Description
The part of an RNA shown here (small-subunit ribosomal RNA, 5' domain) has 526 nucleotides and comes from an uncultured bacterium. The prediction has a mean pLDDT of 82. The full RNA is in RNAcentral, with records from ENA and SILVA.
Context: one part of a larger RNA
RNA sequence: GGACGAACGCUGGCGGCGUGCUUAACACAUGCAAGUCGAACGGUUUAUAAGGGCUUGCCCUUAUAGAUAGUGGCGAACGGGUGCGUAACACGUGAGCAACCUGCCCCAAAGUUUGGAAUAACACCGGGAAACCGAUGCUAAUACCAAAUAUGCUCACACUAUCACAAGAUAGAGUGAGGAAAGUUUUUCGCUUUGGGAGGGGCUCGCGGCCUAUCAGCUUGUUGGUGAGGUAAAGGCUCACCAAGGCUGCGAUCGGUAGCUGGUCUGAGAGGAUGAUCAGCCACACUGGGACUGAGACACGGCCCAGACUCCUACGGGAGGCAGCAGUGGGGAAUUUUGGACAAUGGGGGCAACCCUGAUCCAGCCAUGCCGCGUGAGUGAAGAAGGCCUUCGGGUUGUAAAGCUCUUUCGUGAGGGAAGAAACGGUCAAAGUGAAUAGCUUUGGUCACUGACGGUACCUCAAGAAGAAGCACCGGCUAACUACGUGCCAGCAGCCGCGGUAAUACGUAGGGUGCGAGCGUUAAUC
Numbered sequence: 001g002g003a004c005g006a007a008c009g010c011u012g013g014c015g016g017c018g019u020g021c022u023u024a025a026c027a028c029a030u031g032c033a034a035g036u037c038g039a040a041c042g043g044u045u046u047a048u049a050a051g052g053g054c055u056u057g058c059c060c061u062u063a064u065a066g067a068u069a070g071u072g073g074c075g076a077a078c079g080g081g082u083g084c085g086u087a088a089c090a091c092g093u094g095a096g097c098a099a100c101c102u103g104c105c106c107c108a109a110a111g112u113u114u115g116g117a118a119u120a121a122c123a124c125c126g127g128g129a130a131a132c133c134g135a136u137g138c139u140a141a142u143a144c145c146a147a148a149u150a151u152g153c154u155c156a157c158a159c160u161a162u163c164a165c166a167a168g169a170u171a172g173a174g175u176g177a178g179g180a181a182a183g184u185u186u187u188u189c190g191c192u193u194u195g196g197g198a199g200g201g202g203c204u205c206g207c208g209g210c211c212u213a214u215c216a217g218c219u220u221g222u223u224g225g226u227g228a229g230g231u232a233a234a235g236g237c238u239c240a241c242c243a244a245g246g247c248u249g250c251g252a253u254c255g256g257u258a259g260c261u262g263g264u265c266u267g268a269g270a271g272g273a274u275g276a277u278c279a280g281c282c283a284c285a286c287u288g289g290g291a292c293u294g295a296g297a298c299a300c301g302g303c304c305c306a307g308a309c310u311c312c313u314a315c316g317g318g319a320g321g322c323a324g325c326a327g328u329g330g331g332g333a334a335u336u337u338u339g340g341a342c343a344a345u346g347g348g349g350g351c352a353a354c355c356c357u358g359a360u361c362c363a364g365c366c367a368u369g370c371c372g373c374g375u376g377a378g379u380g381a382a383g384a385a386g387g388c389c390u391u392c393g394g395g396u397u398g399u400a401a402a403g404c405u406c407u408u409u410c411g412u413g414a415g416g417g418a419a420g421a422a423a424c425g426g427u428c429a430a431a432g433u434g435a436a437u438a439g440c441u442u443u444g445g446u447c448a449c450u451g452a453c454g455g456u457a458c459c460u461c462a463a464g465a466a467g468a469a470g471c472a473c474c475g476g477c478u479a480a481c482u483a484c485g486u487g488c489c490a491g492c493a494g495c496c497g498c499g500g501u502a503a504u505a506c507g508u509a510g511g512g513u514g515c516g517a518g519c520g521u522u523a524a525u526c
Base pairs, nucleotide, nucleotide: 001526002525006522007521008520009519010518013373014372015371016370017369018368020365021331026329027328028327030326031325032324035074036073037072040071041070043068044067045066046065047064048063049062050061051060052059053058054057081284082283083282091208092207093206094205095204096203097202100201101200102199105197106196107195108194109193110192111191112190113147114146115145116144122137123136125134126133127132171187172186173185174184210256211255217247218246219245222244223243224242225241226240227239228238229237259281260280261279262278263274264273265272266271286307287306288305289304290303309320310319311318312317337363339362340361341360345359346357347356348355349354376406377405378404379403386397387396388395389394410467412462413461414460415459416458420453425447426446427445428444429443430442431441432440433439470515471514472513473512474511475496476495477494481510482509483508484507485506491498492497
């Protein structure tokens, strides 16, 4: 000199863009952070309409529209947080898998047949303080089970055959028929099997990046083989048997510390330091262990067991996990609102409309950082008054002020006013599909609607210099000097060093220097 997720002291006008628990991975009140689908299913319920019954304001049936606890599907393995652990194939980089998996998505081929048994909801009964649980009865499915079919796949065998797995429903429209349904045809969306792709993941290897030798030997599933088991998959991954190997001074093993990287800071570079924000990977989710479900987890807002802690209890037993967003206590020098909106972007579900989304987009707080702007401009010598110094003549503060003439950025008040919005939807046309002038899809035209921010940005007008300057330093390094007070005292200090009666070094004042909405100090770093 630079730099900072900074803190502290004094001071503080505005705006733009960023950043904001570095400490206790300490404990957490409260709210929210993952739902959605009625176009999978049976019910229940509300409203309206029609018909019927009659006890005339109730009941039944049908239709339409809505709601939804339950069964079922998909999602919940993403997104968000933190850095405890980890010195490791964890990360980075480059290779490999003839040793692998892959829901949704894309391409291609084939198919989507026939049956069956249950169960929640519900009804009723019972137990319990509660959490919740049990018995009986009824019912549906894209839930479950069985069978048929097999291009193909797997296994065995060797050419003949055998075994296993295995799937259809919903909605709309048309035609015909009809009391209604079933049925037929078409479209869309699914489902099953197989092959391929994309994207994602798993595994293996070479190389690279901390400290310590005041750690020198370490190892028995250890090193290898055979066989078996296990896995999506190679493998001591696991087991039985056999052999006795394997690593190490190019630092094994032990110990300490630490998430890694792109990057960031500094430096001419080489290097050094660092790993906040943003991005990639990894690990973790009260502590320890375990598996279940699933394409995917050994799962932050799932389950089971154990432990510590907290809460409820009728003492029999139960409930919980903010290292999600806010917020509280605690720790600390120190780090924000229990805000708004799904308008945009993205994600989940859904045919869609739409719903959900503390992701995200915004707003709030803090000079915490960077950047920009302002706190006025011109004129003005009687060089005013006051202050300070003085050789008492004067000097200085100083064109500074006052006065006069102007301007109005920012702020204040008033008015106007974009872009972020394209979709979805209505309607019209064309094309495709199709038996179809239904429907659906795509494209185009047209119409209307959708903004949290937001009293937005920006523009115009009004008043009035009006509302807006401090901090550190002045012995040398280092730009800037005098007076008074103090008297080795009080104090200063980054280094050298000042102070013991004339202190440019302490304290105050006047003056000056530097930076400026900041200025200094401290910590750590180059």